[in-house]
């Protein structure tokens, strides 16, 4: 001292990245009261440009004159000032960061290779004798700048000579200093060079002196020479340290040394003239790019990343370049010259200027202030001193720059909601005005001090998560806009825009870029490479790392004292001070290094000796598809000859091109040739890999085993570098039987550039070269040790047994290989597991989010294809790895089901009708429902009504508000007009007496929207067996598991297994019909018996009728119980759960038939049944009336009904039910009518009364015809129901007699009282059934399985799907956009070279002024050389016609390439063809599913 969070996904682990939370810096939005304190403030872009003004002067104690003013007349020189000479200084300070990748800088040294003005300190001197120039005066040139001449003069101005001295050469000796003399120091002898200010000034003591104030000596101060040392500063020199590029691998001619010379303070290629050929470099030279070093500073827990403006040290530089003078010191920011460029002045001749100094201005940009004050202080320069200057500094002023401190009130009461506000009244003054002192160079501020008065002070960001704070309210309507990231917005927006109200920080708060951390996501501390990104294909091998065992030495690296240094400031710690802080002082310490010493010796090095456990070496007898080369041999296929024999044959899913009577395919015999190498053959061997297979033979390479002979660490690994390196592919020659990219045809299919078929070239094969790549894979680098087993197999090799003696078998065990399970361990899991992916050592390679892209450009290799190496702009929130659930497959098992099949049985699909729909037409044909699960459905059979559509015609607003209204609102109404009719409205008038729809909101009411805003209901998966909990376990985890496996059921129903064990909701138990009994009940039921009435036959002891008392025996009704459970008996199954089979039973295996009927999906249906949220109409979308429509009609489709006949049809005649309904009803029974039907009329509120059967049975007839099938259709008369029957009801009668003669493809529905037939009853209803619920009657036929097809569950299995395959997704083309790459050319710039020309400097010769001196002008050479001019080279920017790819964008266009076996398995490498996506050859992987066979393994 280390903190995590959102975002790949239905979930889930991981891998990764991207964003957020915090610090710091610039700028910036929005707001803003005060006070301290710092080293804040044109740095970042323009080292661009600059008006003004200020920034270095000082000295009269160096000098001579001059002005001014004072003084003096010997008591004898003072004050100011401006210019000159002169000295000192201007090389500091201040600024800025453009160059420098460099001894620039930092640290450490070193200089025996050097200098130093001013200071210090010691030692000596300062002697003689001279010249010039300013100012200044006179004459001139110029506009100016400026400058020419001639004259007079002083000095601490310059010169000459003396002395001191000083050097260069020899030589000679002494001492010093040190590691070490080439250094100091002493003599000598030649050469050569050579000091100084006889100053000033003050006193003191002389001397001269009047138009003048001089001057000597001494003291004593200040100066002045030289030597020698010290300090300062400076120059050089050297270890060691610190950027980025290898798509910069080679560089360099003054190079790199060496001799001589020049030069410099000094050494040195620093320079030059020879000589010589070296020097630097993968420990990274050169080149290119970027960059003042450092102390520090920002961050970080440290490493470390990044940055260095302000401060302080250094270094450069002053418009860009180059050069010298002068001085101690400069190649000189406010000194000169020259060039280039830009400015500005001119009289046009000529001149002048450099703010990266303070201040300001322009430009520049996102980006930074006052043309202030004082030298008071700190220092600086000069002075002898006072002092005088300093835009250095101090000081003020501006500035939301940092950092630290304060405040923006408190207290009662009242109004309010105990809130938030707000009133009153009070208290308090830091802060805010205000008053007089102090402060100060002068002021501001600050301290002291009078007074007023809560007065003068709060914003900014955000509230969907991440992330503190709204499930507030209003606009808006995938629109406007938010969003760092995920996301929000498509009418109910916590997420946009407001408003409220909240949070959070606070004079601040946010936004934006850009550094740090979060990153252990560059990993030394500290990661990884089977499958996530990534082990080079593979060996050998050079640096380099690395490297057994034992000993001695040494101490270089290690470690421990020392001792120096690491400048201040920064930092930390302690005491101090500004009220506190911050911030300043002063102490003391410390990182992180370098250097010198003194010791230690484990390890590492180095040096010597020594060992064999690693490695080599040898010897041995085996194993092996190890390699090259040469020989030789087999079967097949094709081709060929010869025979034989005839019509096909070949091929497919099916055919076709194709081959064949010029004789094929087949059969035989022969031959040619060119390829290959069954069978043995095995997760068998060998080899580095890539590869190797028919036998012989030559040469030839490795490894195992056993020997323990011999070397004696010789090892590992390995950046560059070599070498081999499947298939394809190249280049030359050769070959060529098959096979076969292309190509050429038949097919297929919309197309088929394709899968499949027929042909067929390149190539497949040798030889010689080449390329160098593969899913070159175990997706797993070598190498070394070391961590339980178990089980195969191959080699050798001890021992032992057998032996048919074989080189034979078998066993244990040891070494080595080479599988397969599997502890611990690892792993994200999958799985690895002694053949690691385990634990550890050592080197070496690679990785760092997808994509752009293994592209591009440079550069090396190729012959070409191409290969190595390898980027970036741009774009994105995921990409991705493993496992989970689920869905899914043109995977795969099991099991089930008449909405599946089989075996059957009646049907639909043709025909008329009837209904529903769709479409079409209509004013309107209202609206919904659309596979199963919409279509005889919304109970929907609609005359009107229903009714929601259309046509037309009327009404209707609670309540509040404004207008109106006893001058009469609303309403009624008689007559006119108006209408289809109508006080609906209008005219006219009348009755009436209080409210008013004219306007604004507001309802009321909507069969207006939205079933994708709901409830409730229903449908459906599902005639399904399923759906889940508790608690253990497993898993890191999502999840498993229980629920699964066998057996069985109808069933997740049960038995037995089992890391489960138990429960729940579904099954099923229940409940309701119904079958069989018994008990109870007796009216309205019932009638055996008993009596009786009636009635009908007359043969009676006949028969009818429950009709009457009895009666409750049956039968029924209504209730309660019983009865079945695989109980029994065999078989089978495991002795189980069960399963046939049988007996008995009314009934047999849940009896039958029903009701209920899971957890849940279908945004399944319904706002039109009712509820309802929110939107819409509001005098219409609401309300009522009339009349139409919903019934239309070229057409489709569903359901149905009637039929097509004879198992009929039609007449007559006759028999049996169930259930259910009846008061505007059900109607007996009578008349009437041919019949619908009217007319009477009893009973019934119902076990009492009423509605009621056909199919069926006898009989007769029809005779297979469009008929006596069949009724459509349309015609004509009735009758009912209604307010009404025309569009539009129903039923009688009579006439008409339409299609249709059993129904393509396709489909339904059904296992028993079921299908099929037949009728009954209800619902709706005023009246209409061919419908839809129920009820009975006759009364079958084939299955006793199956999974073929349709689906359902369950298990597995593969998925690039989860909206779940109506999923996903890939490429061309087309349209916008975006960066980028090639690009003829073309524009700038930089660099580096070549040549010219060449200002100016240096050196050096010569000549000119009478002559020497100085300076100086002319000529000449030499030789630096800036700038300009042309040529070449390399690099960067720009712009470009075009041309290519790439990348992004809701709904383009063509396939259908991939994911499931993705429908032709993928994919990798390579040629080859195609719009594409991709295809086909050839080799290779599995990261392929299925099935089935062989091995091995548990």
């Nucleotide at each position: 001292a280390u903190a995590c969070c959102g975002a790949u996904u239905g979930a889930u682990c991981c891998c990764g990245u991207c964003g957020g939370a915090c610090c710091c810096c610039a700028c910036u939005g929005c707001u803003a009261u005060c006070g301290a304190g710092g080293u804040g403030g044109g740095a970042c872009u323009a080292a661009g440009c600059c008006a003004u003004g200020c920034u270095a002067g000082u000295u009269g104690u160096a000098c001579g004159a001059c002005c001014a003013g004072a003084a003096c007349u010997a008591u004898g020189u003072c004050u100011g000032g401006g210019a000159g000479u002169g000295g000192c200084a201007c090389a500091c300070u201040g600024c800025u960061c453009a160059g420098u990748a460099a001894c620039a800088c930092g640290u450490a040294g070193c200089u025996a290779a050097u200098c130093u003005a001013c200071c210090c300190u010691u030692c000596g001197g300062a002697c003689a004798a001279g010249g010039a120039c300013a100012c200044c005066c006179c004459c001139g040139a110029g506009a100016a700048a400026u400058u020419g001449g001639g004259g007079u003069u002083a000095a601490u101005c310059c010169g000459u000579g003396a002395u001191a001295g000083g050097u260069g050469u020899g030589a000679u000796u002494u001492c010093c200093u040190g590691g070490a003399a080439u250094g100091g120091u002493a003599u000598c002898a030649c050469g050569c060079c050579c000091a100084a200010a006889a100053g000033u000034a003050u006193u003191a003591c002389g001397a001269g002196c009047a138009u003048g104030u001089u001057u000597g000596u001494a003291a004593u101060a200040c100066g002045c020479c030289a030597a020698a040392g010290g300090a300062u500063g400076a120059g050089g020199c050297u270890g060691c340290g610190g950027c980025c590029g290898a798509u910069c691998a080679g560089g360099c001619a003054g190079u790199u040394g060496g001799u001589g010379a020049g030069g410099u303070a000094a050494c040195g290629g620093c320079u030059c003239a020879c000589c010589a050929a070296a020097c630097c470099u993968u420990u990274g030279a050169c080149c290119g790019g970027u960059a003042c070093g450092g102390g520090c500073c920002a961050u970080g827990a440290g490493a470390g990343u990044g940055g260095u403006a302000g401060c302080c040290c250094g270094g450069a530089g002053a418009u860009g370049g180059g050069c010298a003078c002068u001085g101690a010191g400069a190649c000189a920011a406010g000194g000169g010259c020259c060039c280039a460029g830009g400015c500005c002045c001119u009289a046009c001749g000529g001149g002048g200027c450099g703010c990266a100094g303070c201040a300001g201005g322009c430009g520049c940009g996102a980006a930074a202030c006052c043309u202030c004050c004082u030298c008071a202080a700190u220092g600086c320069a000069c002075u002898a001193a006072c002092g005088u200057g300093c835009g250095a500094a101090g000081g003020g002023g501006u500035u939301a720059c940092c950092u630290c401190g304060a405040g923006u009130g408190c207290c009662a009461c009242c109004u309010g909601a105990u809130g938030a506000a707000g009133g009153u009244g009070g208290c308090u003054u830091u802060u805010u005005c205000u008053u007089g002192g102090u402060g100060u160079a002068a002021a501001u501020a600050g301290c002291c001090u009078u007074g007023a008065g809560a007065a003068u002070a709060a914003g900014a960001g955000g509230g969907g998560g991440g992330c503190a704070a709204g499930a507030c309210u209003g606009g808006u309507g995938u629109c406007a806009g938010c969003c760092g990231c995920c996301g929000c917005g498509g009418u109910a927006a916590c997420a946009c825009c407001a408003g409220c109200c909240c949070c959070u920080c606070g004079a601040g708060u946010g936004g934006u870029g850009g550094g740090g951390a979060u990153g252990a996501u560059u990993a030394u501390u500290u990661g990884g490479u089977c499958u996530a990104a990534a082990g080079c294909g593979u060996c050998c091998g050079u640096a380099g790392c690395c490297u057994g065992c034992c000993g001695u030495g040494u101490a270089a690296g290690u470690u421990u004292c020392c001792c120096g240094u690491u400048a201040a400031a920064u930092c930390c710690a302690g005491c101090g001070u500004c009220u506190c802080a911050a911030g300043c002082g002063u102490u003391g310490g410390g990182c992180c290094g370098c250097g010198g010493g003194a010791a230690a010796u484990a390890c590492u090095g180095c040096u010597c000796g020594g060992c064999u456990a690693g490695a080599g070496a040898g010897u041995g007898g085996g194993a092996g598809a190890g390699g090259u080369c040469a020989g030789c041999g087999g079967u097949a296929u094709u081709c060929u000859g010869g025979g034989g024999g005839u019509a096909g044959g070949g091929g497919c899913g099916a055919a076709a091109u194709c081959c064949u009577u010029u004789g094929a395919u087949c059969c035989c015999c022969g031959g040619a040739g060119g390829a290959c190498c069954a069978c043995c053959a095995g997760u068998g061997g060998c080899g580095a890999a890539g590869g190797c297979u028919g036998c012989u033979g030559a040469c030839u390479a490795g490894a195992a085993c056993a020997c323990g002979u011999c070397u004696g660490a010789c090892g590992g690994u390995c950046a560059g570098g070599g070498a081999c390196g499947a298939a394809a592919g190249c280049u030359g020659g050769g070959g060529u039987a098959g096979c076969g990219a292309a190509c050429c045809g038949g097919a297929u299919u919309a197309g088929a550039u394709a899968c499949c078929c027929g042909g067929g070239u390149a190539g497949u094969c040798c030889c010689a070269g080449c390329c160098g790549u593969a899913a070159a894979c175990g997706a797993u680098g070598c190498a070394u040790g070391c961590u339980a087993g178990g089980u195969g197999u191959u080699g050798g090799g001890u021992u032992g047994g057998c032996c048919a003696c074989g080189a034979g078998c078998c066993a244990c065990c040891c070494c080595a290989g080479u599988g397969c399970c599997g502890c611990a361990g690892g792993g994200a899991a999958g799985c690895c597991g002694a053949u690691a992916a385990g634990c550890a050592u050592g080197c070496c390679a690679c990785c760092u989010g997808g994509g752009g892209a293994g592209u591009a450009c440079g550069g090396c290799c190729g012959c070409a294809a191409g290969g190595c190496u390898g980027a970036a702009a741009c774009u994105u929130a995921a990409a991705g790895g493993a496992a989970u659930u689920g869905g899914c497959g043109g995977g795969g098992g099991a099991g089930c089901a008449c909405c599946a099949c089989c075996a059957g049985g009646c049907g639909u699909g043709a025909a008329g009708c009837c209904u529903g729909c769709g479409g079409u037409u209509u004013a309107a044909u209202u609206g919904g429902a659309g596979u199963c699960a919409a279509c005889g459905c919304c109970g929907g059979g609609a005359a009107c009504c229903u009714u929601a559509c259309c046509g037309g015609g009327a009404g209707c607003g609670a309540c509040a508000g404004c207008a109106g209204a006893a001058u009469g609102a609303a309403g009624g109404c008689c007559a006119g007009g108006u209408u289809g009719a109508a006080g609906c409205c209008c005219u006219u008038g009348c009755c009436a007496g209080a409210c008013a729809a004219g306007c604004u909101g507001a309802g009321a009411g909507g069969a207006g929207g939205u079933g994708c805003a709901u409830g409730g209901c229903c449908g459906u998966c599902g005639c399904c067996a399923g759906u889940u909990c508790g608690u253990g376990c497993c898993g890191u985890g999502a999840g498993g598991u229980g629920u699964u496996c066998u057996c069985u059921u109808a069933a997740g129903u049960g038995a037995g297994a089992u890391a489960a064990c138990g429960a729940a909701c579904g099954a099923g138990a229940c409940c309701c019909g119904u079958g069989c009994c018994g008990c109870a009940u007796g009216u309205u039921g019932c009638c055996a018996u008993c009596a009786g009435a009636a009635c009908c036959u007359a043969u009676a002891g006949g028969g009818u009728u429950g009709c009457u008392g009895a009666g409750c025996a049956c039968u029924c009704u209504u209730g309660c119980g019983g009865g079945a459970c695989c109980g029994c008996a065999g078989c089978c199954g495991a002795u189980a759960a069960g399963g046939c089979u049988g007996a008995g039973g009314a009934a047999g295996g849940u009896g039958c038939g029903g009701g209920c009927a899971a957890c849940g999906g279908c945004a399944g249906g319904u706002c039109a049944g009712u509820a309802u949220g929110c939107c819409c109409c509001g005098a219409a979308u609401c309300u009522c009336c009339c009349g139409g429509g919903c019934c239309a009609c070229a057409c489709g489709c569903g359901g149905g009904c009637u039929g097509c006949a004879a198992u009929g049809g039609u007449a007559u005649g006759g028999a049996c039910a169930g259930a259910g309904g009846g008061c505007u009803g059900c109607c007996a029974c009578c008349c009437c009518g041919a019949g619908a039907g009217g007319g009477g009329g009893a009973g019934c509120c119902a076990a009492u009364c009423c509605c009621u059967a056909a199919a069926c049975c006898a009989u007769a007839c029809c005779u297979c015809a469009g008929u006596u099938g069949g009724g459509a259709u349309c015609g004509a008369g009735g009758g009912u129901u209604g307010c009404a029957a025309c569009c539009c009801a129903c039923c009688c009668u009579c006439g008409u007699g339409a299609a249709c003669a059993u129904g393509g493809a396709a489909u339904g529905c059904c296992u028993a009282g079921u299908a099929a037939c037949c009728g009954c009853c209800a619902g709706u209803c005023a009246u209409c059934a061919u419908c839809u619920g129920g009820c009975g009657g006759u009364g079958a036929a084939u299955a006793c399985g199956u999974c073929c097809c349709u689906g359902c569950u369950c298990c597995u299995u593969g998925c690039a799907c989860a909206c779940a395959c109506u999923g996903c997704c890939c490429g061309u083309c087309g349209a916008a956009c975006c960066a980028c790459c090639c690009g003829a050319a073309u524009g700038a710039g930089g660099u580096u070279u070549g040549g010219g020309u060449g200002a100016g400097g240096a050196a050096u010769g010569g000549u000119c002024g009478a002559a020497a001196g100085u300076u100086g002008g002319c000529c000449g050479u030499u030789u630096c050389g800036a700038a300009c001019c042309u040529g070449g080279g390399c690099c960067u920017c720009g712009u470009a016609a075009g041309g290519a790819g790439g990348g992004u964008u809701a709904a383009g266009u063509c396939g259908u390439a991939a994911c499931a076996a993705g429908g032709u398995g993928g994919c990798c490498g390579u040629a080859g063809g195609g719009g594409a996506a991709c295809c086909u050859g050839c080799g290779g992987c599995c990261g392929g599913a299925u099935c089935a066979c062989c091995u091995c393994c548990u």

Predicted 3D model of a 1498-nucleotide RNA (small-subunit ribosomal RNA) from a Candidatus Bathyarchaeota archaeon. The sequence was found in a public genome assembly. Its Rfam family is "Archaeal small subunit ribosomal RNA". Lineage of the source: Archaea > Thermoproteati > Candidatus Bathyarchaeota.